[in-house]
Context: one part of a larger RNA
Molecule: small-subunit ribosomal RNA, 3' major domain
Organism: Dehalococcoidia bacterium
RNA sequence: UGACGGGUGCCCGCACAAGCAGCGGAGCGUGUGGUUUAAUUCGAUGCAACACGAAGAACCUUACCAAGGCUUGACAUGUUGGAAGUAGUGAACCGAAAGGGGAACGAACUGUUAAAUCAGUAACCUUCACAGGUGCUGCAUGGCUGUCGUCAGCUCGUGCCGUGAGGUGUCGGGUUAAGUCCCAUAACGAGCGCAACCCCUGUUGCCAGUUGUUUUUUCUGGCGAGACUGCCCCGCACAACGGGGAGGAAGGCGGGGAUGACGUCAAGUCAGUAUGGCCUUUAUGCCUUGGGCUACACACACGCUACAAUGGGUGGUACAAUGGGUUGCAAUGGAGCGAUCCGGAGCUAAUCCUAAAAAACCACCCUCAGUUCGGAUUGCAGGCUGAAAUUCGCCUGCAUGAAGUUGGAGUUGCUAGUAACCGUGCAUCAGCUUGGCACGGUGAAUACGUUCUCGGGCAUUGUACA
Numbered sequence: 001u002g003a004c005g006g007g008u009g010c011c012c013g014c015a016c017a018a019g020c021a022g023c024g025g026a027g028c029g030u031g032u033g034g035u036u037u038a039a040u041u042c043g044a045u046g047c048a049a050c051a052c053g054a055a056g057a058a059c060c061u062u063a064c065c066a067a068g069g070c071u072u073g074a075c076a077u078g079u080u081g082g083a084a085g086u087a088g089u090g091a092a093c094c095g096a097a098a099g100g101g102g103a104a105c106g107a108a109c110u111g112u113u114a115a116a117u118c119a120g121u122a123a124c125c126u127u128c129a130c131a132g133g134u135g136c137u138g139c140a141u142g143g144c145u146g147u148c149g150u151c152a153g154c155u156c157g158u159g160c161c162g163u164g165a166g167g168u169g170u171c172g173g174g175u176u177a178a179g180u181c182c183c184a185u186a187a188c189g190a191g192c193g194c195a196a197c198c199c200c201u202g203u204u205g206c207c208a209g210u211u212g213u214u215u216u217u218u219c220u221g222g223c224g225a226g227a228c229u230g231c232c233c234c235g236c237a238c239a240a241c242g243g244g245g246a247g248g249a250a251g252g253c254g255g256g257g258a259u260g261a262c263g264u265c266a267a268g269u270c271a272g273u274a275u276g277g278c279c280u281u282u283a284u285g286c287c288u289u290g291g292g293c294u295a296c297a298c299a300c301a302c303g304c305u306a307c308a309a310u311g312g313g314u315g316g317u318a319c320a321a322u323g324g325g326u327u328g329c330a331a332u333g334g335a336g337c338g339a340u341c342c343g344g345a346g347c348u349a350a351u352c353c354u355a356a357a358a359a360a361c362c363a364c365c366c367u368c369a370g371u372u373c374g375g376a377u378u379g380c381a382g383g384c385u386g387a388a389a390u391u392c393g394c395c396u397g398c399a400u401g402a403a404g405u406u407g408g409a410g411u412u413g414c415u416a417g418u419a420a421c422c423g424u425g426c427a428u429c430a431g432c433u434u435g436g437c438a439c440g441g442u443g444a445a446u447a448c449g450u451u452c453u454c455g456g457g458c459a460u461u462g463u464a465c466a
Base pairs, nucleotide, nucleotide: 001466002465003463004462005461007460008459009458010457011456012455013454015450016449019414020413021412022411023410026305027304028303029302030301031300032299033298034296035295042053043052064291065290066289067288068287069286070285073130077129078128081125082124088105089104093100094099108121109120110119111118132280133279135278136277137276141274143269144268145267146265148263153192154191155190156189157188158187159168160167161166172183173182174181198257199256200255201254203225204224205223206222207221208220209219228251231245232244233243234242235241307407311366312365313364314363315362316361323354324353325352328347329346333342334341335340373404378399379398380397381396382395383394384393420442421441422440423439424438425437426436
């Protein structure tokens, strides 16, 4: 000087407390461990792995396994030699395919020639260099990322102090979300962070606008205005600032996002890509068919659905927003109980379509029961995508109707248009979502406070630690 303390003081954070809804019990979905397996590919492992890489494993993907094949190779560049019905297309036949096989057809460019005549290029065969490797090492690396933490810190120049390591500045008194600002001061300044500048949102003026609306208004785009402790009162040190008030759509950072200092964890990633070294080269490379990644005594993690009457069922009736659409979205109409099918108007989209929002509201039934709760499981019959749903997809109808009556110790999220509840859209995608990312609708309770738990900041103290 740091680090640490079951030392001290001050301060902060959904950290506790106060509340609301959960998880932990059940069934199912998904991930992981374990076990099994020919293979169940690999990675991620306290917080910071476990609906994570994967924004979508039937084939492909695919890296794994079995079997069958290829060996200058599926792909690139150069090089040696070669063959002329060459390159290319490729029939029989073997085969699961890949691959083998090779009848028949049969080119192009440049120069040249009477001429597919000759020479060369490309292409082919061959030789050698090499290609290839999701093989190893993230403890050789780049780049990117997580985390402490959006925490308020981390440093430098000159000066001064100290033999020196180093200190000072950065401490102290206040204050702040903040090393934010003020005062004081052997320090004076400065940099990276903080804040602001950027985007969205809330109010309003002007201008413009078709597909929207039809004088207005809403809407879309652009340019402005507005909020600055500006005004008043009080407190404090006459400062910074704090408390209250007026006006105002908004008040003291208005709300949200993006933005992540010096560094820490030899944190993560050689399987996104790049890359050193090592290993491999008739195989650890490449192609193909089939299987596996979907197994199942079990354990954990994240979710979904419930256990019901603030509910379930039937009928009726309202109100959104974000998005997406030509290999696409598909209306009106018709068939079917339905999934869906027939058909195709319109739309390259503020025009047309997706599109029905659902909770809510109104009326009726159910009356506390393993039920008109709950929907797992199983059987049968269908539909869709796709060459192909057996391993292993999704959906529909009929039948079946399991566990479950609020969940131990423990544990998670959340402070306002938030939690909770309700539906909608999108990416990936042929098909497939309870996951992810977004969107709107309804819309709470509680916060006395900082003793305690966890994490963090500053000062100080102790230390046999560095």